The RNA shown here (transfer RNA) has 72 nucleotides and comes from a Phycisphaerae bacterium. Model confidence (mean pLDDT): 82 of 100. Rfam family: tRNA.

[in-house]
RNA sequence: UCCGAGGUAGCACAAUGGUAGUGCAGCGCCCUGUUAAGGCGACGGUUACAGGUUCAACUCCUGUCCUCGGAG
Repeated sequence: UCCGAGGUAGCACAAUGGUAGUGCAGCGCCCUGUUAAGGCGACGGUUACAGGUUCAACUCCUGUCCUCGGAG
C1' cells in the first nucleotide's frame, strides 16, 4: 500500500429495511437460622464518527477513525 472480517448496555453477543433484544454482572424484593443457589421486578443504548438513499437504516451507499486476519 491492497484485500477481507469486525466496532451495538459495565462484559459476551443477537437483531440482514418496519417497536433495538438475550445472557452474565450491578440494583430492589421474595425465599432462609445465614451465605450460596433459586424465583420475581425494575434499570441500563449518541448501534465507532460524519454524511447520503428511503415513508422508515444496527441493516444499503460514501468518507474518516480503531481492532483482528491475509497478500506484497